RNA sequence: GCAUCAAGAGUACGACCUCGGUCGUCACCAACCUGCCUACCCGGGCAAGGUGGUGCUGCGAAAGCAGGAUGUGGCGUUAGCGCAACAAAGCGGG
Numbered sequence: 001g002c003a004u005c006a007a008g009a010g011u012a013c014g015a016c017c018u019c020g021g022u023c024g025u026c027a028c029c030a031a032c033c034u035g036c037c038u039a040c041c042c043g044g045g046c047a048a049g050g051u052g053g054u055g056c057u058g059c060g061a062a063a064g065c066a067g068g069a070u071g072u073g074g075c076g077u078u079a080g081c082g083c084a085a086c087a088a089a090g091c092g093g094g
Stems, first nucleotide, its partner, number of pairs: 001072005010026001012025005027054003032050003035046003040094004056067004074083003
């Protein structure tokens, strides 16, 4: 810079602690990136790899504005490149 903040899912356990939050474990939710579903594109799908979430806040009658948050793959490397993505789903159009 761009996209989203609709819906969804925890009154869980533990640690720290400035008592307001952070972190960890387990469970659950979600298609943002990667991957797979077709050789390519668009759409759609799959919680598999990487993140994230399980409460967005303030103002406004509303439109919206401001703030804040999340994503814009991961690991290794001699920087040339290489490695893993099990499983699941296996669809529509061009």

Predicted 3D model of a 94-nucleotide RNA (SAM-I/IV (S-adenosyl methionine) riboswitch aptamer) from a marine eukaryotic metagenome. It matches the Rfam family "SAM-I/IV (S-adenosyl methionine) riboswitch aptamer". Clan: SAM clan. For this family Rfam cites "Structural basis for diversity in the SAM clan of riboswitches" (Trausch et al., PNAS, 2014). Model confidence (mean pLDDT): 78 of 100.